[in-house]
Molecule: RNase P RNA; transfer RNA
Organism: soil metagenome
Formats: sequence, structure tokens, C1' cells
RNA sequence: GGGCAGAUGAUCGCCCGCUUCGAGCGGGAGGAAAGUCCGGUCUCCACAGGGCGGUAUGCCGGCUAACGGCCGGGGAAGUCGGCCGCGAGGCUGGCUUUACGGAAAGUGCCACAGAAAAUAUACCGCCGGAUUCAAAUCCGGUAAGGGUGAAAAGGUGCGGUAAGAGCGCACCGCGGUUCCAGCAAUGGGACUGGCAGGGAAAACCCCAUAUGGAGCAAGACCAAAUAGGGGAGUAGGAGCGGCCCGCUCCGUUCAGCUCCCGGGUAGGUCGCACGAGCCAGUCAGUGAUGGCUGGCCCAGAGGAAUGAUCAUCGCCCCUUCUUCGGAAGGGGAACAGAAACCGGCUUAUCGCCC
RNA sequence: GCGCCCGUAGCUCAGUAGGAUAGAGCGGCGGUUUCCUAAACCGCAGGUCACAGGUUCGAAUCCUGUCGGGCGUA
Repeated sequence: GGGCAGAUGAUCGCCCGCUUCGAGCGGGAGGAAAGUCCGGUCUCCACAGGGCGGUAUGCCGGCUAACGGCCGGGGAAGUCGGCCGCGAGGCUGGCUUUACGGAAAGUGCCACAGAAAAUAUACCGCCGGAUUCAAAUCCGGUAAGGGUGAAAAGGUGCGGUAAGAGCGCACCGCGGUUCCAGCAAUGGGACUGGCAGGGAAAACCCCAUAUGGAGCAAGACCAAAUAGGGGAGUAGGAGCGGCCCGCUCCGUUCAGCUCCCGGGUAGGUCGCACGAGCCAGUCAGUGAUGGCUGGCCCAGAGGAAUGAUCAUCGCCCCUUCUUCGGAAGGGGAACAGAAACCGGCUUAUCGCCC
Repeated sequence: GCGCCCGUAGCUCAGUAGGAUAGAGCGGCGGUUUCCUAAACCGCAGGUCACAGGUUCGAAUCCUGUCGGGCGUA
């Protein structure tokens, strides 16, 4: 880094589907079903066009439906070893890591210490001069050495100098121009410049690219009872009373009664499991991945089923015995668990295998 | 299921454009005072800034990933 996640059988149960409905048959968790961190499918809402703002990503090429994922390549850093060089350092091999655009657009930050933290500067020191017996002080030069710090304004060596300094030269590093190789990142070579701008953008920011919002509790369909809305029709209705007459009250524009219509709730159905699907073989490719051929159908809905016991075998650990081949007894087997569905990432995980 | 927010002392909170010993009030413990207690005064302890990794010279603060808790939504 990759893989497995006990096997078989019996009995009793749970969920779903089908049937010949007393019963039988078939199917029934995972590598993470988890976290909800990314990306999509799907659905609804919004949407002339453009800009600002927000958010995310950030070496190059490829894969993919898409991605902040994966594969391949490059650069850088760390570490170990070998070789070369006086040295700075360089070459090479292995392993590991990599949030790896821009610090020369701008603004801001770098505590303490230190002379000085980015407009450079001078505490000790070194050197020259003045005063001077000397010590010491003052003026000037210098940045090699000491000291501070996480970091000190290119580094090493030689020359040079009063002392020094890219002041000069060689090399290392860096910048510029150009050529070659490569799709590119980038690498290599030649010429040239004494060297200019230290760190940090997981500070604000700039550049490039992408991005409308919400989420299956999205949404679609069917549709009671009661209340209310609209339309049409009808002229009476209620009480007293066993019934009629009669009387009283209400209405006759709004109310009542009958019928119809539409919205919507409870409830039900769909969305919802044949899919970027799984297995085997083969081909293309370094690989991620893709193509072709053949076979297979593989959980599922409602606050939610997928379990328990026993037997045999297999795995691991401990103890005892052993004729070292094993035997007996005891114990253990993790993390966890679908809820619209996929592709990733991250996290949890007893033990075993390669 | 989906969306969002918060973790600093025993409790309630500061500190969040990084700067070194992380503070305050209440509470706790000890002392002074009082006959004793309360109040008052003085002093002390108590923190892996939820955890892990990274960026940086330096992280409570910035970034990433976990853990725990809370809220909204038919």
C1' cells in the first nucleotide's frame, strides 16, 4: 500500500414482494451505511444584458457526469548514504513531505534583544589623524571580526588595502538576454550584469478561473369530515302542540334550504431503487480510466425490518499434557449500522492474509 | 433527514486584524478582626484556552480535520 470482515445447517421470530392466499416461495446492511467536508443526479423558485460584492480553488498535463477527488510528470523542502571540491557548495541514489499563482501593484506587520528590522545603520572592535609622556577624549574611514536576534543587506577562496569593502579576479548563488529539448510545468547550454527588492499573502489584498438560491421535510398527483368562498335554483323557516286551525318570532336586498364548482387540511399515491449498477473475460493506456463481449437483478419504508438460540467446522489467545506431529480444557471475535440516490475525502475499526 | 451556531478556572464572562507570566467577578482554601458566625480586609491555589495536526521566529487568536453541546425546519 492492497484485500477479508467467519462458513454451513436446524429451530423460533421481524420487514418487503409474488403466488394456487389455511400456507408456500424469493430477497433482506457496510467498508465505512458515520461525519455532512466537497462534487453531482433530480426537483422547485428566480433569471433581458452587463457590472459591483461574497465564497471557493490556485505548479503542469491528463481522467471523470463533476469535483477542492484521482493518476502521471515537474519543482521545492527534510533526512540517510556515496562521490567531488581548500572552501562556499555541487553531483548522484533511496525514503518521506508538499495549501506549490503574485512580496518588483498598494497598505500594514516583524514583540523582546540589538547600533541597525528594510528609507539601512555603527555598541565593542580595526585603521588613519589631532590633543597628549601615557591613559583618555575628539574628528574621519571601515563593515572583515565580536555581540543581539527566528531573521543582519549575497557566500567561499585568493589578491588588494592604512584598515577594509564586489574594490578586482575565480567559483557558488542570483538577475537579464538568447538558443535548444519538452504539449506544458520546467530543464540544459551560451553570453552578460558586481548584485538591485529579508520574511510573511493559513495579514488585508492583487491576478486568473469557477460560482443564482433552496433542498426529497425538494416537489407532483388524488382527495374526506367540519368551517369558510363562488354560482344557480327555491320561498318560506323555527317555536307552542299528539295533529290541524290559530298565535308569536325570523326571513323575503344580506339569512335559510337544495344542488354544483374551486382552493385547501387529515389521509393516500408517486418521487423511490435498472443504476455515472454488479460480476467475469478481453482490448487500449505507464496509470487514473475507458471501450467491447457475455452473464446477473441485488434491502427498502411507516419513526423505521435486517434478530436470537443450538450444533459442526475454521481463526486468535491462555493453561495443562506431550511420543514435539499434536491433544484436552477455558476464553475471545472489533468499529458500527441503510432512510431520495450516486462519485470522492476524512474519521472509527479486534484479528488475519498478500 | 436537511440547514446553522457555539466550546477560555467549579460557575458567569473578558481577551479574537498573532507578541511570550491568559485576566475579571462570584465561588474555594488560609489568615486578620469577633465570645462565635456573617460582613469587611489581606493572601493563596485552581487553566493541556474542547482535542489533534499544520502555517509562523512565535497561536487562545490564522488554516485544516475530529470530538462534544445547542438551535431552527414538516